[in-house]
RNA sequence: GAGUUUGAUCCUGGCUCAGAAUGAACGCUGGCGGCGUGCUUAACACAUGCAAGUCGUGCGCGAAGGUGGCUUCGGCCACCGGAGAGCGGCGAACGGGUGAGUAGCACGUGGGUAAUCUGCCUGAGAGUGGGGGAUAACCUGGGGAAACUCGGGCUAAUACCGCAUACGCUGGCGAGGCUUCGGCUUCGUCAGGAAAGCUGGCCUCUGAUUCAAGCUAGCACUCCCAGAGGAGCCCGCGGCUGAUUAGCUAGUUGGUAGGGUAACGGCCUACCAAGGCAACGAUCAGUAGCCGGCCUGAGAGGGUGAUCGGCCACACUGGGACUGAGACACGGCCCAGACUCCUACGGGAGGCAGCAGUGGGGAAUAUUGGACAAUGGGCGCAAGCCUGAUCCAGCAAUGCCGCGUGGAGGAAGAAGGCCUUCGGGUCGUAAACUCCUGUCAGGUGGAAAGAAAAGGCGCCGGUAAAUAACUGGCGUCGAUGACGGUACCACCAGAGGAAGCCCCGGCUAACUCCGUGCCAGCAGCCGCGGUAAUACGGAGGGGGCGAGCGUUAUUCGGAAUUAUUGGGCGUAAAGGGCGCGUAGGCGGCUCGGCAAGUCAAAGGUGAAAUCCCUCGGCUCAACUGAGGAACUGCCUUUGAAACUGCUGAGCUUGAGGCCGGAAGAGGGUGAUGGAAUUCCCAGUGUAGCGGUGAAAUGCGUAGAUAUUGGGAGGAACACCAGUGGCGAAGGCGAUCACCUGGGCCGGUUCUGACGCUGAGGCGCGAAAGCGUGGGUAGCAAACAGGAUUAGAUACCCUGGUAGUCACGCUGUAAACGAUGAGUGCUCGGUGCUGCGGGUAUCGACCCGUGCAGUGCUUUAGCUAACGCGUUAAGCACUCCGCCUGGGGAGUACGGUCGCAAGGCUGAAACUCAAAGGAAUUGACGGGGGCCCGCACAAGCGGUGGAGCAUGUGGUUUAAUUCGAUGCAACGCGAAGAACCUUACCUGGGCUUGAACUGUGGCGGACUGUCCUAGAAAUAGGGCUUCUUCUUCGGAAGCCGCCAUAGAGGUGCUGCAUGGCUGUCGUCAGCUCGUGUCGUGAGAUGUUGGGUUAAGUCCCGCAACGAGCGCAACCCCUAUCCCUAGUUGCCAGCGGAUCAUGCCGGGAACUCUAGGGAGACUGCCCCGGAAAUCGGGGAGGAAGGUGGGGAUGACGUCAAGUCCUCAUGGCCUUUAUGUCCAGGGCUACACACGUGCUACAAUGGGCGGCACAAAGGGUUGCGAAGCUGCGAGGCAGAGCUAAUCCCAAAAAACCGUCCUCAGUACGGAUUGCAGUCUGCAACUCGACUGCAUGAAGGUGGAAUCGCUAGUAAUCCCAGAUCAGCAUGCUGGGGUGAAUACGUUCCCGGGCCUUGUACACACCGCCCGUCACAUCACGAGAGUCAAUUGUACCGGAAGCCGGUGUGCCAACCCGCAAGGGGGGUAGCUGUCCAUGGUAUGGUUGGCGAUUGGGGUGAAGUCGUAACAAGGUAGCUGUAGGAGAACCUGUGGCUGGAUCACCUCCUUU
Repeated sequence: GAGUUUGAUCCUGGCUCAGAAUGAACGCUGGCGGCGUGCUUAACACAUGCAAGUCGUGCGCGAAGGUGGCUUCGGCCACCGGAGAGCGGCGAACGGGUGAGUAGCACGUGGGUAAUCUGCCUGAGAGUGGGGGAUAACCUGGGGAAACUCGGGCUAAUACCGCAUACGCUGGCGAGGCUUCGGCUUCGUCAGGAAAGCUGGCCUCUGAUUCAAGCUAGCACUCCCAGAGGAGCCCGCGGCUGAUUAGCUAGUUGGUAGGGUAACGGCCUACCAAGGCAACGAUCAGUAGCCGGCCUGAGAGGGUGAUCGGCCACACUGGGACUGAGACACGGCCCAGACUCCUACGGGAGGCAGCAGUGGGGAAUAUUGGACAAUGGGCGCAAGCCUGAUCCAGCAAUGCCGCGUGGAGGAAGAAGGCCUUCGGGUCGUAAACUCCUGUCAGGUGGAAAGAAAAGGCGCCGGUAAAUAACUGGCGUCGAUGACGGUACCACCAGAGGAAGCCCCGGCUAACUCCGUGCCAGCAGCCGCGGUAAUACGGAGGGGGCGAGCGUUAUUCGGAAUUAUUGGGCGUAAAGGGCGCGUAGGCGGCUCGGCAAGUCAAAGGUGAAAUCCCUCGGCUCAACUGAGGAACUGCCUUUGAAACUGCUGAGCUUGAGGCCGGAAGAGGGUGAUGGAAUUCCCAGUGUAGCGGUGAAAUGCGUAGAUAUUGGGAGGAACACCAGUGGCGAAGGCGAUCACCUGGGCCGGUUCUGACGCUGAGGCGCGAAAGCGUGGGUAGCAAACAGGAUUAGAUACCCUGGUAGUCACGCUGUAAACGAUGAGUGCUCGGUGCUGCGGGUAUCGACCCGUGCAGUGCUUUAGCUAACGCGUUAAGCACUCCGCCUGGGGAGUACGGUCGCAAGGCUGAAACUCAAAGGAAUUGACGGGGGCCCGCACAAGCGGUGGAGCAUGUGGUUUAAUUCGAUGCAACGCGAAGAACCUUACCUGGGCUUGAACUGUGGCGGACUGUCCUAGAAAUAGGGCUUCUUCUUCGGAAGCCGCCAUAGAGGUGCUGCAUGGCUGUCGUCAGCUCGUGUCGUGAGAUGUUGGGUUAAGUCCCGCAACGAGCGCAACCCCUAUCCCUAGUUGCCAGCGGAUCAUGCCGGGAACUCUAGGGAGACUGCCCCGGAAAUCGGGGAGGAAGGUGGGGAUGACGUCAAGUCCUCAUGGCCUUUAUGUCCAGGGCUACACACGUGCUACAAUGGGCGGCACAAAGGGUUGCGAAGCUGCGAGGCAGAGCUAAUCCCAAAAAACCGUCCUCAGUACGGAUUGCAGUCUGCAACUCGACUGCAUGAAGGUGGAAUCGCUAGUAAUCCCAGAUCAGCAUGCUGGGGUGAAUACGUUCCCGGGCCUUGUACACACCGCCCGUCACAUCACGAGAGUCAAUUGUACCGGAAGCCGGUGUGCCAACCCGCAAGGGGGGUAGCUGUCCAUGGUAUGGUUGGCGAUUGGGGUGAAGUCGUAACAAGGUAGCUGUAGGAGAACCUGUGGCUGGAUCACCUCCUUU
């Protein structure tokens, strides 16, 4: 920086990603080289080999072998030789490994050692005299399987022991100097303490033949001083986690004395004192080697401690000492333990955390290699020997770095793959092909550096008597290479041998096809996959990196996500309930001093390596050499004095005191008072009272309720009362008295910083609860009863116990301003409370003002926003508390407090990708306001009841084809199923097919008609029979057959679609541009005041305009005019008829159908601020959109339709296609919708008689006439229609009968007889006549339509159609009632409010129960580890005692022996492992049990979100299947209404 919470936004906040890194591992792949690196796990066990020896110039012995001599021939002697072990010296304490332990002076850093040691090495000084006794080896004897061991005998030394001598050494004493008073140092004196020789050379000195003594040189030895390097000890500071570890400590802290050590010291012992450590974290527990460094990071930090380097610790586990300069010792010793091995069973041996290697563990880590050539180490005079240190090689892409796998040209853009819109595109200059080059690998040949020390010779020095020896320098000669014939170089050949891995939805660079179909799978997060997947798998293409690429793990980063740099706490997580106050932190003004902090300068140190810079060496780089810088730190010295600190002296403004005032529900104790409830007594009085939404339980005729009087008792104090007062908070409310705290105002008063905060601590602390003995009027958890309800463990009602009161305990609350305390600073306005002053009065009444408190509003500023805003959430400082994703969980365990309930403290496993805050737009509310609608109301008529029709569900069936399903399916698709339709069923057939297009081949006209079989389709047969062109071969048209592309499908998906349609809704809305406001989503405009049918219009306004809708424009209708006048009309004129526009004629009227006019709130009055507008009026045929129609905004419902049509995909292809016959869609216990006819007298029957409109008609309408009771039939005029026909309009009106009844209502049903249509009316048509004459007497709950030419009622026509209409679509006739009004129901619009909803309330969501699974707690116990205490026991060993056994050196002694000294043994203290007892801590397992998390569509309810339907939440208590309910107190983080107060404007 990005992704991810949302419909969208901002914020908070977590999760995740992109980066770098690794001692890595895994998957796929793998050409070369250089330089690094390589058991992170089992400090698990180890076979085998090697890893520490060396010195003959310390010592004795001396094998093999050689030479010589002798011999009894067995051998012996001498000399040379030197293996080998032994004595002795030095080394083995280094080097190498590992990180178990260790939280420590272990490490780092800086100091101290006047409290110390130091082999080898260096420098200086002094010395090395003279003696003694042993003992290995060796010889011999014995034991033992072995390891090994015992006795006897011999022997040497640079082994061991005395003696002598000695200093500047050690100790005592004395004196001087210095001093941190601890001591150090100098001088004198007394006492004490050493030693070892070996080798070379030489003859100056002595003796002499070599030579010895001696001299000399080298090496060694002794004492002492100093140095260098090393080591020990001490101290300051620094670096892990846990307080759910808070107290620890008896050698503990100190002293005295002694012991011990190289050395200080309780290091150890005795005695004395009672200290020491700890909240600045002792003790305990867990974890861990520390550092230079390494990784990361801008840095500060964070992580880490492999390789390299420094220090420490360890060496099978535990303990111990010995030797030594140095060890309590990796390849030494003793003991104990475990394990392994050998054994003759008696006893022994061993320690790879050295190098290789083996097993084991593990995801995982190499060769049982070469060499001492170099570097380094040990020994040695040296040569040299040893060296798994080291240098090399081997294995491993384990890391870093470098190189290569070719370069140039090459378009017919080849083939092939993939995609395709079928044109093409792409792989792609890629390949082929042509021309080149030659790195690496391969072959051949050449060929380094790493190697100069040593040694030889020469010269010059040193030493010395010396030309010798030894030694220093220079010159010269010159042996020595594991790697390795390696690096490197040349030549040869030839593009030849050398590319993969991951990714392509977003983050994140890179897209298509196929397969699959919530499957298989992917996934770092968000998330993909349910038939068109750029997300799975494959392919093509593309992107990234490249001998590697991905994945996993881990660390830092991003993460300002622990915030010192650099965060927060009103509502997101987070202010302690409040005060007092300890430690601590911080602290006013002035002057002086000091110099701890601070600052400056200088010095020391900060190892090397690493990092950085510069230069250099490998061809470059990695790697590496040199120099520099740096190492931000610590210490020392000197200086400065502003600030902090310390100290001295002062000051008054902070703080406090004193005096004088006023206010107050501040606290405590006591007393008193009245109202009310309840109860008791008495009176009056009578049938109810009470209670609720409505009731009931309850009380009451034994007299209630009501009312009057009297009394008892307890609790609480109406009005006053107020965003009024007081208090730190909780909280405090009648009156009076007493005691008492705090604040405020005023003062020319005093003290003089006495202050602020406050971890722990102490105190106070609503309600509930607990204890005690009281009290108990009312209220009231629990409980009981009554209701409500599906249930009702609730809400409501009647009762009612704890409790509510007192004292003690508890110590928690939404203990809230969800806002810690203190101080200072920063615009205003306006209320209230307390006090004061000014002014001014009759009166502080008004006015302006100071301090303190308490509210509202607002500027700047702050804030994510909301909001805060001198009472800050602004700007700063000081101190305290708290937070770090949600859940698990304020839970578990532990501790502590409590009588208990429980409080305080307070996790983890596991799980999720969110959980949240504020605001926005919607939607929703059993929220509010305004408004509209046949929405209600007011009316009229229906439905629901009956019969029938029709549709649907259901059922049935072989099939009852399919679709439509709340409104918005159900007389719907269907404007008309007997066949057809038809899609369904049964049966019979066909397979290029019933219909369509193309190609190839063969044949033939097509067609019409007849016969046979059959249910038909179909099959067979008969008759009839071409046109055009022509190059005469044939071609085309048409038909049939065969083949092939392909047809066909009312098969699926309306949730893949187009189109069309329904619905909200003819509701008044839906948006945009620019501007403005807001971080933003968004807002504004569109809200507001009016008004309208209307977002209609007007006014106002940070808006100004615009678009789609509304309205208008269109059609019909109502009036008039003009034009026209047939088929329509007929006033006037004429003619004719029984009559009729019938005729002449007319063009007036009606009408027809074209064009116009008219209506616009235009005029008047009133209302209103005005304007729109509203009311009324005039005129007018019509008046305020005149009536009706067409017209349906943005969108919603994955609404409906794949069966109208079109269409993607899928499925089917002798069938899901197609043809045919019959059946079915018409079934029938039922249920529902829509209708028709009725139930009658406003009617029915009969008779008479009048008036329409709009339509249709040639396959048609069909007149007159005749006929039949009728449906109808015969017949056919007229009409392609203002002409003829359908056609009779009906209700109405007139007359008459019926007289309230299942009827002269009603017509179902059924029988018989017919008519019509049609191929055909059986399943299954309509109609007619006669007969039959069912239910039904106005319809429960519920429900529908309609506001005027409407409802109601009455007929007419049409489409479909052969026939079939109660349906549908139109037409006219007659023609009402009512609307107070908007409280309520339904739907809708606008504004506003709440919201945990956004798939939007058909939403969201809680808990129990059941099932599965996961982790955790408890748990009788049990096992293990670790640790404390007490006791027992006590190996080895040091130390002490003893030491009668034993003993060479020294002393005494002639000797024997004794002494001195030592020692085996024994013994004491200490003590490892061990044992007993009893605790602590930790972990494993554990029947059972508890809650928690997660899981698909399980069960029960509905707790929460809206007033969530009882507002919610909360502390507490009780109850209940569960969410929860109830009591009590609290909070607003409650909606709504009303009132009050305050504010703003006037």

Overview
Small-subunit ribosomal RNA from an uncultured bacterium, 1546 nucleotides, folded computationally. Rfam family: Bacterial small subunit ribosomal RNA.